[in-house]
Parts: sequence; C1' cells; structure tokens
RNA sequence: GUGGCUGUAGCUCAUCUGGCAGAGCGUCUCCCUGUGGAGGAGAAGGUAGCGGGUUCGAGCCCCGUCAGCCACC
Repeated sequence: GUGGCUGUAGCUCAUCUGGCAGAGCGUCUCCCUGUGGAGGAGAAGGUAGCGGGUUCGAGCCCCGUCAGCCACC
C1' cells in the first nucleotide's frame, strides 16, 4: 500500500428484514442481618468511535475518516 473483520452503558456483549437502545456483571439506595456476605426490591448510567448522505424515520443502508486486529504484497 491492498482486502477483510471489529468499534453500542464502567466491563463483557445483544439489538431479527430500518420503526421508542437492552441483558449479565459492576456501582448507588432501601429491606433483611449483631456486623459483613448471601438473598430480596428499586435506581442511576448511552448524542451507538468521529463526520456527512439516503429516508417520514438509521445502531442497522451508502460515502469519508480514526483506532484495534487478521491476511496479502
């Protein structure tokens, strides 16, 4: 340099064919307990790597770009 894969919550990952963005773990609060843990109830946390485009509507489709990984030269 060329081709491909990945990028979504603090972490690991879902999100079907474009139609309100979720789970587990973690964090916080409450209950329970002599304390802690375990258990139970609830809450916070996201402009979906970044910038454009298409569309009534984009995490999803298209273009560019950045980062990581793989293969080839």

A computed fold for a 73-nucleotide RNA from a Candidatus Roizmanbacteria bacterium, annotated as transfer RNA. The organism belongs to Candidatus Roizmaniibacteriota, within Bacteria. The prediction has a mean pLDDT of 80.